[in-house]
Order: sequence, then C1' cells, then structure tokens
RNA sequence: UUAUCGAGAGUGGUCGAGGGAGCGGACCUGAUGACACCACAGCAACCCCCAGAGGGAAGGUGCUAACUCCCGCGGGCCCAGUGAACUUCUGGUCUGGCAGAUAA
Repeated sequence: UUAUCGAGAGUGGUCGAGGGAGCGGACCUGAUGACACCACAGCAACCCCCAGAGGGAAGGUGCUAACUCCCGCGGGCCCAGUGAACUUCUGGUCUGGCAGAUAA
C1' cells in the first nucleotide's frame, strides 16, 4: 500500500490471578485454574498444492469464548415521552470514519 475481518477450529502439562490490544464505560470470563508459556491436535483467512465446480493441509504466516464481545466520533431511519410541530435527550437499527488484527 492492498484485501479481508457474523464463518471455522481444544485437549494435556507448567504456573497461580487476573483476562477480554490501549483509555473510559458496559457486559462477559476466571481457583471446576483463566491469561501466558510448552507439547500435541485441529481450523482454513492469506500465500501455497491439486483441480472444472470444488477439494487439500505437505510447506510459510495466522488462528482455535462472545461480530474486531459491545459502545465512544459523524450521518440516515424507527419507537416512546408532547395537544401538535421542531429541537434535544434516551433506546433500537443501518452505515461511514477512527483505532486494531491478519495476510500478501
């Protein structure tokens, strides 16, 4: 720089208190041992391999809770509150952006 990010895939061992990228919030998760590290197994995003759709997993990365777990900045639409309209606020939804991750 470009592409993709609602798919997929866990057991064992060591350790021992936090972890979910940073900050704030929310919500999850963790002594039935998370996170991390190691081993093995698996997945198939990209490269790759075989090919016609499609398939594969030998190799290079990557990954194996929750959409990148969700929100934060901007825009569209919808619901409720009002006698009505507008604006604002709260909530929902779609979307752009920022940030991030992975690959080439």